The RNA shown here (transfer RNA) has 73 nucleotides and comes from a Myxococcaceae bacterium. Rfam family: tRNA. About the family: Transfer RNA (tRNA) molecules are approximately 80 nucleotides in length. The sequence was found in a public genome assembly.
RNA sequence: GGGGGUGUAGCUCAGUUGGGAGAGCGUCGCGUUCGCAAUGCGAAGGUCGCCGGUUCGAUCCCGGCCACCUCCA
Repeated sequence: GGGGGUGUAGCUCAGUUGGGAGAGCGUCGCGUUCGCAAUGCGAAGGUCGCCGGUUCGAUCCCGGCCACCUCCA
């Protein structure tokens, strides 16, 4: 330099007719306990990598860029 893949909550990841942003773990609060662990209930937490385009409407489609992984040279 070229090809391919990935980028969504603190972490690991789902998300197919384009219209609701989610799960597990973690964190915080409350209950149960003498206390801890465990468990039940609840809550907080998001620029869906960035910029632009298409569309009534974009995490999702199109283009460019950035970062990481991988293959080729």